[in-house]
Context: one part of a larger RNA
Molecule: large-subunit ribosomal RNA, domain IV
Organism: Minisyncoccota bacterium
RNA sequence: UGCUCCUCAAGGAACUCGGCAAAAAAUCGGCCGUAAGUUAGCGAUAAGGCCUGCCCCUAGCAAUAGGGGCCGCAGCUAAAGUAUCCCUGGCGACUGUUUACCAAAAACACAGCUCCCUGCGAACUCGUAAGAGGAUGUAUAGGGGGUGACACCUGACCAAUGCCAGAAGGUCAAGUAAGGUUGGUGAGAUUAUAUCAAGCUGUACUUUAUAAGCCCUGGUGAAUGUCGGCGAUAACUAUAAUCGUCCUAAGGUAGCGAAAUUCCUUGUCGGGUAAAUUCCGACGCGCACGAAUGGUGUAACGACUUGGGAACUGUCUCGAGGAGUAGCUCG
Numbered sequence: 001u002g003c004u005c006c007u008c009a010a011g012g013a014a015c016u017c018g019g020c021a022a023a024a025a026a027u028c029g030g031c032c033g034u035a036a037g038u039u040a041g042c043g044a045u046a047a048g049g050c051c052u053g054c055c056c057c058u059a060g061c062a063a064u065a066g067g068g069g070c071c072g073c074a075g076c077u078a079a080a081g082u083a084u085c086c087c088u089g090g091c092g093a094c095u096g097u098u099u100a101c102c103a104a105a106a107a108c109a110c111a112g113c114u115c116c117c118u119g120c121g122a123a124c125u126c127g128u129a130a131g132a133g134g135a136u137g138u139a140u141a142g143g144g145g146g147u148g149a150c151a152c153c154u155g156a157c158c159a160a161u162g163c164c165a166g167a168a169g170g171u172c173a174a175g176u177a178a179g180g181u182u183g184g185u186g187a188g189a190u191u192a193u194a195u196c197a198a199g200c201u202g203u204a205c206u207u208u209a210u211a212a213g214c215c216c217u218g219g220u221g222a223a224u225g226u227c228g229g230c231g232a233u234a235a236c237u238a239u240a241a242u243c244g245u246c247c248u249a250a251g252g253u254a255g256c257g258a259a260a261u262u263c264c265u266u267g268u269c270g271g272g273u274a275a276a277u278u279c280c281g282a283c284g285c286g287c288a289c290g291a292a293u294g295g296u297g298u299a300a301c302g303a304c305u306u307g308g309g310a311a312c313u314g315u316c317u318c319g320a321g322g323a324g325u326a327g328c329u330c331g
Stems, first nucleotide, its partner, number of pairs: 001326008010317002014315001019312001029051004037042001039149001053070007071075001084310004089305002091302002096108002112147007124133003150297004155227003160224002162220005169215003175210007182202004188196002228246005255289001256286001267283005
């Protein structure tokens, strides 16, 4: 000096990103007592207070209760083991799950809600196939997507994209079928040169017919998604219920809101402090909330997270002393 521990005057979080660490309290017993809130179960061992030993007597089967006495600073006399508490907001309903070895969470899951597919040789998944799972199940079943208890709710837009349905028209592949043009051969006819030519056959081109799809016509948002601008106006001023105009598929409804979202911003007001960029409650010009990529609330729960308080302390003012151990030096 490092590490592991112990103790400390006065103060008591002034430390620090943050009470991290430590300390303290409580100590699963008995008696009393217990708030807001609430889904009436909880919250709750809330909080908070008191008691506890030993001896004798009485009652009792006993646990124990009542009375009297004794000792100590201290009686569950403590070796082990064993909640600090309160107020407050956010997020997630909850128990659960997760990055084996830097993340345990607000992430995942969840019951519940909802949409889509599937009539059974089901859909779907694995496999070239046979076959298997689904399922020795049958729509109160099975598969897939989203949301995420519960309460109150879930607005407008189908123009784009997707999906579903439709069929009049347009477009449209290979193949096939039929037709045309074209090469070869050519029975036969004939004017014997050539021409015509049934049939057989080859190549290429072309016409017509023929599917889904796309175009098209509708539907569909708890499908992917989207949810305006400018100007004017009231008998103080300010503001604009109101009016005009342009554009759009339609212009953000309820609720919430400087928010896990607010740039300007330490917004403004109120509370808390002697003093607060944090916090809580309001306001609303929301740079750039918003309704199952769910909106807003919410008791209980959380090794989650914000702010405050009580208690407590070497976290600190500001250090000091001690024990053990390691290194170093000497032997």